Predicted 3D model of a 73-nucleotide RNA (transfer RNA) from a Balneolota bacterium. RNAcentral records the identical sequence in 2 taxa. The RNAcentral record of the sequence draws on ENA. Model confidence (mean pLDDT): 82 of 100.
This record gives sequence, structure tokens and C1' cells, in this order.
RNA sequence: GGGCGCAUGGCUCAGUUGGGAGAGCGCCGCGUUCGCAUCGCGGAGGUCGGGGGUUCGAAUCCCCCUGCGUCCA
Repeated sequence: GGGCGCAUGGCUCAGUUGGGAGAGCGCCGCGUUCGCAUCGCGGAGGUCGGGGGUUCGAAUCCCCCUGCGUCCA
């Protein structure tokens, strides 16, 4: 320098026919217990890596950039 892949709540990830942003764990509250744990119920938390474009509508399609992984040179 070039090819490919990845980037989504605090963490690990799902969501690719373009239209509802989600799960598990963690966190907070309540219940249960003498108390803790477990278990049950409820809740907060993300402008989907950044910018631009296409579209009525973009996490999703296109372009550029950044970071990481991997392969080639």
C1' cells in the first nucleotide's frame, strides 16, 4: 500500500425483504427472607463509530473517514 470482516445500552451479542431499537448478564426499586443469596415483578439506561448521499422512511443500501482483527505484498 491492497483485499476481506467487525464497530448496536456498562459488558457479551441479536436485528441484512429498508418501516416496532431488542435479549442475556450487570444496575436501581418492590415482593419473598430474621438477614443474605436464589426466585418473581417493575424500571432506568443506546440520536446503532463519525460525516455525506439515496429514499416518504436508513442500524440495514451507496461514498468518504476513524479504530480494531485477519490475509497478501